[in-house]
């Protein structure tokens, strides 16, 4: 940093997709170790169990238990003895007594519980971030500095007793303590009020000093010392802790303000405590925070109100950045704690592990009533793709309480589980070629796995065992020492030194030793993008796939294996985010045709704004300063062996605030100017608008005349009209609408639009010259107005035209195109509608940037008598064109160029301008305007082809002009179809007398049956046996089987050649695939085309050349030309034919000479001629004339045997049709192997209702028949052709001369000529068919040959639609030969004989070539493609209803609770009275306002579901038509 995908190819637009990074992840396969992190994203769902907030006995009383002490009693033992008493010890009991200590549980009291921990439901602002304000505030504990701590009182819990209750718990009575509670005293620097003075300030104000007056406090605890004393206590002193009061600090909190911080206008108006004021209340505190009264305000297009979504931030991910996404862990902050409401306590809560009430849920219950809240740590259930241990410890850090020891701490520190992430390590190292074995591939040679393994020598990180073994711990209490303050002194206090207990992790990290390569590699991919391939299997199946796309028998794309590539204890997949994507474009995009300029104007808000001076300092720029928490990122350094991780420092945090300065630019204020804009004046053009009047032509209708049979209409017709008189024509009249010519890429208007003439009213524009105003301007969201046609409402009008409709045609149909009619409408008036391809598909305004040439209007100059012409300028309107721009096309002073200002609009195609909501409209409908789902494209411009019922030019037996046929008949032959055991197979425009130049057997591939299996045929190896060959017999349909006779070569004697048999490799296949192939062939087409190199043009595909003007049979040639050359084709070279010459003369020929015959080159002889077969010549537009461009060439002529490629043949460019052929041959792959091979007999390929092609013979007189009589060419012949002769009517037979051929034979040529006959008929035409008799070939003519003779004598009398061949020695007609072949042509190939007609011409049919044009085609028109219907699936809309959620309004009910009022009832502290009572204060209770949940009603909004209805999308081969793309057949 880019790549893939739209096309035949190209450029562009545009979307989809990939490569990267990241993750609180999940899933699949796999899994050795360690460190550091991290772990319910779902259901703010519900929770069993345990723990998570206590502590203080140095605040207090009481006390179980124990110890101690005291007392009493009992017992035991011992002793003493007085024998029932004493003493001691021990044990037990009692607490009725007593001291002290330890101290469980509970209570009063203090502090804490508002922190720490969790979660993200709510919240779009009472939040958060940032910066400020608080002169409008509070702050427990902590800290600094002052002052004080006096003296009293009454209760109460615990406790005891009584009572109720299942329980939770509660009530009453009695008694008790305090650092609990309550008065009193004292008191200022406190608070309130008043006064005076000063300072400051931002409006209310704040603050300092002084004075006066009123009011407000407190609590003790634990030590030590001194004195008194017997001891304890008290008193006093003192220390520490605590308490009260005040002023500060620190910390934390409250409130207020600026700016920033989602989506939605398919939410446009919201608001009544609402906005402000006054007064009061309330709060720590400003404030409608609350109440009363007064006023009517406040917010909103710079988005109020509503709806949806969401905790916010530091940061994190990504990115070059700007941005985009995100808010897990860590940190800050907010909110919440089962849901909703409420207050209490307190410094602080409207309180997660507190209280009250209401709701839901769960649990207990004795049914009366109670209890509970894991979004703390573990854990459970459910949900889900998915997320851990009911662990250890307070050793460290931190927190609460305490004087402290200490206690508590699921905060925290650790361990466990999970590859969830990041980082690190290992799974061994060196040598080792015979390149082992095995695997895989193979062209069978080998290659590869691969130094890889084995093997040898090493090492020991890790692992196992054993041993050693840290740091994390600092200090506290306490002891002791020193110093300091202070004291009468001590204790104590503060600081410092020394000693001094304590480790969950854990015997962990780490170290040492021993052992032994030992314990440790997978996952994905290999068609392109994207690094990396082969084989087999499969056969549009199974499957793959991120996009393009693979798979239908040779898959580098599926599956497996081998090999390779990538990453690695992980690898892939899925999901999500950013990136790539400049694909929402601030950086950094566009709008003529790709998506996109509003139909046009006016104008509000807004945005922007000429020139000069001055002022200011809001924007702007610079300096300083505060803040921007820490962590993170970056840099430097350090600590864990490294790294991840952690620590220290720096930088950064691009922001906000304060302050000082600058003054160019923008803004603001002010004073001017005239170049923008406007006004006045003089002229000008115009279908600009509105109203009224008038006019002629045409059309139709009416009346009358003339006149007679049609008219009208069309491709052709018909409907229609007309003898009741049309059309035509003349005259008169009526009506409505539109205004020919002029008329013009002419004019006017903002656009829509405007056209006869005249008059009136009226808007804008242009030119000219002066004067005036002094920025008054541009654009313009909303708004307003105008706005074609069609349409709508009401009333008129209605000639023509004409939707709908009717009829006639056309058609397969024709609800169309064409015709005849015809109603709305078109016209007018008054309204509505508000849209168009409302287009220049190009918003408005201003400025700048080469020209040329038309046209309209005006002015000036020149010229003129006046004009016209010409020149210059301005305004409008066209064309061409440079630079520049553009994807290209194109635009180009009328910009799509270069800039500025403002508005509108676009962001893949379809769904869809649809649904829904709102809004406008009488309606039709308009405006605004989605989503689900689906596709990988849709699209623009240009290129090359192909195509067109587009155009131009040209050619061809293409048509036309002719001649003869086919199509009708009979027969022959091939094909289809049908039939069959089989009718073998192939070929279908380019098959069909074709493969097949010849099926009775064979051929033969098909069918039935009988046989063989190394085979009918080839080669090799091993073994074995002997020959082969010839002849004959038997069985059999034959193949075959079996028997007999006869008979080899060579040798170095081992054997070999040939041969049989057995075995093994293999043979064989007309089996499949011509869509795996070679070769050969057909067709376009003997058409004139097809290309290349270099250059040039184009971003490119490509173009040019090859186009153009001529010409040709021809891309043949000439000329022109950004082309110049070249190649394959054309032509020529080759063969044949036509003429001449030379040479050659036998088998050919015979003119001359000679001989001979009945006759004949028959003979001698000759080679003149013909001919033979070799060579050469000859024709080239060479010559003349004309045309043409001085060309190429064409036309005519001469000469010539031949004249313009002389005739014919061979010769077939690049390519097309997956054309044909695997059955000529060759060949890959597949299949078969006692058969799909081979042999044999018989059958079939010859079938026959029928259809088609190609032929033959005819239908007759240009003929048939009979007789007679001429003239060829080219071939063939020894398995052959066969003469003369004889036989037969004949086919033919007998026989065999001659001939391996210019010698002999086939061999007679026929049509023709001459003569005769037939006389128009199913015939003396025609010959099919059938009967009979034969001939020939052949083992063999039944299926199934050809020919002959006799007899028979069918159809057919010139052939419908349609269609074929042929342009000269051609068609037509006549015969001859050959190949194949035993035999068998009407076919095929060849040969000659006789021998025409016609071509005006290129309109049309078919095919082709070139140029051009259109295209939505490129498999290329046999293309593409549209809509209904039918079927399946999918999402959506409407929907009678039904069922949830949300919030709103009105009313009802009204819990808890604060507040207010009351307080008949009750009442410890204080006061007054005194024996009681009263006062003050308080409480219960009651009432009231507010008030959650709930209820009723109404409408709103948003989901689920739904009978049915609707369109949409998608789907290899459904139906009907053919709407679009070419003039798409009606643009």
């Nucleotide at each position: 940093a880019g790549g893939g995908c739209u096309u035949g190819a190209u450029c562009c637009u545009g979307g989809c997709u990939c490569a990267g990074a990241a993750c609180u992840a999940a899933c699949g396969c796999u899994g050795g170790c360690g460190g550091c992190g991290u772990g319910u994203u779902u259901u703010a769902a519900g929770c069993a169990u345990g723990c998570a907030a206590g502590u203080c006995g140095a605040a207090c009383g009481a006390u179980a238990a124990c110890c101690u002490u005291u007392u009493g009693g009992a017992g035991u033992u011992u002793g003493g003895c007085u024998u029932g008493c004493c003493a001691a010890a021990c044990u037990c009991c009692a607490u009725u007594u007593u001291u002290g200590g330890u101290g469980a549980a509970a209570g009063u009291g203090g502090c804490g519980a508002a922190c720490g921990g969790g979660u993200g439901a709510g919240u779009a602002a009472u939040a958060c971030g940032u910066g400020g304000g608080u002169a409008a505030u509070c702050u427990a504990c902590c800290u600094u500095c002052g002052g004080a701590u006096g003296g009293g009182g009454g209760a109460u819990a615990g406790c005891a007793c009584u009572a109720g209750g299942a329980a939770a718990c509660u009530a009453g009575u009695g008694g008790u303590a305090a650092u609990a509670c309550c008065g009193c005293a004292u008191a200022a620097u406190g608070u309130g009020u008043g006064a005076a003075a000063g300072u400051c300030a931002u409006a209310a104000g704040a603050u300092u000093u002084u004075c006066a007056u009123a009011c407000c406090a407190a609590a003790g605890g634990c030590g030590c010392c001194c004195u008194c004393u017997g001891u304890a206590u008290a008193u006093g002193g003192u220390g520490c802790c605590g308490u009260c009061u005040g002023a500060g600090g620190a910390u934390g909190a409250g409130c207020c303000c600026g700016c920033g911080c989602g989506c939605u206008a398919u939410u446009a108006g919201c608001u009544u405590g609402u906005u402000g004021g006054u007064a009061g209340g309330g709060u720590a505190a400003a404030g409608g925070c609350c109440u009363a009264c007064c006023a009517a305000g406040g917010c909103a297009a710079c988005g109020a109100u509503g709806g949806c979504u969401a905790g916010c931030c530091g940061g994190c991910c990504u990115g070059a950045g700007a941005g985009g996404g995100u808010g897990u862990a860590c940190g800050g902050u907010c909110a919440c704690a089962u849901u909703g409401g409420g207050a209490c306590u307190g410094a602080g809560a409207u309180a997660c592990g507190g209280c009250c009430c209401a709701g839901a849920c769960u649990c207990c219950u004795a049914c009366g009533g109670g209890a509970g809240g894991c979004a703390g740590c573990a854990g459970c259930u459910a949900a889900g793709a998915a997320u851990a241990u009911u662990c250890c410890g307070c050793a460290a850090u931190g927190g609460g309480c305490g004087a402290a020891a200490g206690c508590c701490u699921g905060a925290c520190g650790g361990a466990g589980c999970g590859a969830c992430g990041c980082c690190g390590c290992g799974u061994g190292g060196a040598c080792g070629a015979u390149g082992a074995a095995g695997g895989c591939c193979u062209u069978c040679g080998g290659g590869u796995u691969g130094u890889a393994a084995a093997g040898u020598c090493c090492u020991u990180u890790u692992c196992u065992c054993a041993g050693g073994g840290a740091a994390g711990a600092a200090u506290a209490a306490c002891a002791u020492c020193g110093u300091g303050a202070g004291u009468a002194a001590c204790u104590g206090c503060a600081c410092g030194g020394u000693g001094g207990a304590u480790g969950a992790c854990g015997g962990u990290a780490c170290c040492u030793g021993a052992g032994g390569a030992a314990u440790a590699a997978g996952c994905c991919c290999c068609g392109g993008c994207u690094a990396a391939u082969u084989a087999c299997g499969u056969g549009c199946c199974a499957g793959c796939a991120g996009c393009c796309g693979c798979g239908g028998u040779a898959a580098u794309a599926c599956g497996u294996a081998u090999g390779g590539g990538g990453c690695a204890a992980g690898c892939g997949u899925u999901g999500u985010u950013c990136g790539g994507a400049u694909u929402c474009a601030c950086u950094g995009g566009g709008c003529g045709u790709a998506a996109a300029g509003g139909g046009c104007u006016u104008g509000u808000a807004g945005g922007u704004g000429g020139u000069a001076g001055g002022a200011u300092a809001a924007g702007u720029c610079g300096g300083a300063u505060g803040u921007g928490a820490a962590a993170u990122c970056u840099c430097c350094g350090g600590g864990c062996u490294c790294a991840a991780c952690c620590c220290g420092g720096a930088a950064a945090c691009u922001g906000c605030g304060u302050u000082c300065g600058a003054a160019a630019c923008u803004g603001u204020c002010u004073u001017g100017c005239u170049a923008g804009a406007g006004u006045a004046c003089c002229g000008g053009a115009g279908a600009g608008g509105g109203a009224g009047a008038c006019g002629g032509a045409a059309u139709u209708c009416c009346u009358g005349g003339u006149g007679u049979a049609g008219g009208g209409g069309u491709g052709a017709a018909a409907u229609c009209u007309g003898u009741a008189g049309a059309u035509a024509u003349c005259a008169g009249g009526a009506a409505g609408a539109a205004c020919a010519c002029c008329g013009g890429u002419g004019g006017c208007g903002a656009a829509g639009g405007c056209g006869g003439u005249c008059u009136c009213c009226u808007g804008g524009c242009c030119g000219g010259a002066u004067a005036c105003u002094g920025a008054c301007a541009c654009u313009g969201a909303g708004g307003a107005g105008c706005g074609a046609a069609a349409g709508c409402u009401a009333g008129g009008g209605g000639a023509g035209c004409a939707a709908a409709c009717a009829g006639g045609a056309u058609u397969a149909g024709a609800u169309a195109c064409c015709c005849u009619g015809g109603u709305a409408g078109u016209c007018c008036u008054a309204g509505c509608u508000g849209u168009a391809a409302a287009c220049g598909u190009u918003g408005u305004g201003c400025a700048c940037u080469a020209g040329g040439u038309g046209u309209a209007a005006g002015u000036g100059g020149u010229a003129u008598c006046c004009a016209a012409c010409c020149c210059a300028c301005u305004u409008g309107u066209g064309c061409c064109g440079c630079a520049g721009c553009u994807a290209a096309c194109g635009c180009a002073u009328u910009a799509a160029g270069u800039g500025c200002a403002c508005c509108g609009c676009c962001u893949g195609g379809g769904g869809a301008g649809u649904a829904u909501g709102c809004u406008c409209g009488c309606a039709a409908g308009g405006g605004u305007g989605a989503a689900a789902c689906u596709c990988a494209a849709a699209g623009g411009a240009a290129u090359u082809g192909a195509c067109g019922g587009g155009g131009g030019c040209c050619c061809g037996c293409a048509c036309a002009a002719g001649c003869g046929g086919u199509g009708g008949a009979g027969c022959a032959u091939g094909u289809g179809g049908u039939u069959u055991a089989a009718u073998u197979c192939g070929a279908u425009a380019u098959a069909c007398g074709c493969g097949a130049a010849g099926a009775a057997c064979c051929u033969u591939a098909c069918c039935a049956g009988g046989g063989c299996u190394u085979g009918a045929c080839a080669u090799g190896c091993a073994g074995u046996c002997a020959a082969u060959g010839g002849g004959a017999g038997c069985a059999g349909a034959g193949a075959u089987g079996u028997u007999c006779c006869u008979u080899u070569c060579u040798u170095u004697c081992g054997g070999g050649a040939c041969g049989g048999c057995u075995g093994u490799a293999c043979a064989g296949g007309u089996g499949c695939u011509g869509c795996a192939u070679g070769g050969c062939u057909g067709u376009c087409g003997u058409c004139a085309g097809c290309u290349c190199g270099u250059g040039u043009c184009g971003u490119g595909a490509g173009a040019u050349g090859u186009u153009g003007g001529g010409u040709u049979a021809a891309g043949u040639c000439c000329c022109a030309c950004a082309a110049c050359g070249a190649g394959c084709g054309c032509a020529a070279c080759c063969c044949u034919u036509a003429c001449u010459c030379u040479u050659u003369g036998u088998u050919g020929c015979c003119a001359u000479c000679a001989g001979g015959u009945a006759a004949u080159g028959c003979u001698g002889g000759g080679c003149a001629c013909u001919c033979u077969a070799a060579g050469a010549g000859a024709a080239c537009u060479g010559c003349c004339g004309g045309u043409g461009a001085c060309a190429a060439a064409c036309c005519g002529g001469a000469g010539g045997a031949a004249g313009g490629u002389g005739g014919g043949g061979a010769u077939g460019a690049c390519g097309u049709c997956a054309a044909g052929u695997c059955c000529u041959c060759a060949u890959g792959g597949c299949c078969u192997u006692u058969a799909u091979g081979c042999c044999c007999u018989g059958g079939g390929c010859u079938a026959c209702a029928c259809a088609c092609g190609u032929g033959c013979u005819a239908c007759a007189a240009u003929g048939g028949c009979c007789g007679u009589u001429a003239c060829a060419a080219a071939g063939a012949g020894u398995u052959g052709c066969a003469a003369u002769a004889c036989c037969g009517c004949g086919a033919g037979g007998u026989g065999g001369a001659g001939c391996c051929a210019a010698u002999c034979u086939c061999a007679a040529a026929a049509a023709g000529g001459c003569g005769g006959u037939c006389u128009c008929a199913g015939u003396u035409c025609g010959g099919a068919u059938u009967g009979g008799a034969g001939u020939c070939u052949g083992a063999a003519a039944c299926u199934c040959g050809a020919c002959u003779c006799c007899a028979u004598g069918a159809a057919g009398u010139u052939g419908g639609a349609a269609u074929c061949g042929c342009u000269a020695g051609u068609a037509a007609u006549c015969g001859u030969g050959g190949a194949u072949c035993a035999g068998c042509a009407u076919g095929c190939c060849a040969c000659g004989g006789u021998g025409a007609a016609u071509a005006c011409g290129u309109u049309c049919c078919c095919g082709g070539g070139c140029c051009u044009u259109g295209u939505a085609c490129a498999c290329a028109c046999c293309g593409c493609c549209c809509g209904u219907c039918a079927c399946a699936c999918c999402a959506c809309c409407c929907g009678a209803g039904u069922u949830g959620g949300g919030g709103a309004u009105a009313c009802c009910c009204g819990a808890a609770g604060u507040c207010g009022c009351u307080g008949u009832u009750c009442u410890a502290a204080c006061c007054c009275u005194u024996u009681u009572g009263g006062g003050g204060g308080g409480a219960a209770g009651g009432c009231g306002c507010c008030g959650a949940a709930g209820g009723u009603a109404u409408g709103c909004u948003u989901g689920g579901u739904a009978a049915g209805g609707g369109g949409g999308g998608u789907g290899a081969a459904g139906u009907c038509g053919u709407a679009a793309c070419a003039a798409g057949g009606c643009a």
This is a predicted structure of a 1531-nucleotide RNA (small-subunit ribosomal RNA) from a metagenome. It matches the Rfam family "Bacterial small subunit ribosomal RNA". Rfam links the family to the GO terms structural constituent of ribosome and ribosome.